[in-house]
Molecule: transfer RNA
Organism: marine eukaryotic metagenome
């Protein structure tokens, strides 16, 4: 100087209720297990302010990391 920070992991989400896939629980089916189907649970959106009638989202500090010089 620039990029990133969102469920347990990879990640979408360019202002109006936070979402997928995987994994995890329950149940259904099996002789058992895989697979399959069907419901569930899990998030102070890295901290803090700032603008807005409302901020995961847009500005500004700071923190962590990855790259560049």
């Nucleotide at each position: 100087c620039g990029c990133u920070a969102u469920a347990g992991c990879u990640c979408a989400g360019u202002g109006g209720u936070a979402g997928a896939g995987c994994a995890c629980u329950u149940c259904a089916u099996u002789g058992g297990u895989a697979a399959u189907g069907a419901a569930g649970g899990a998030g102070u959106c890295g901290c803090a302010a700032g603008u807005u009638c409302a901020a995961u989202u847009c500005u500004u500090g700071c923190u962590a990391g990855c790259g560049g010089c």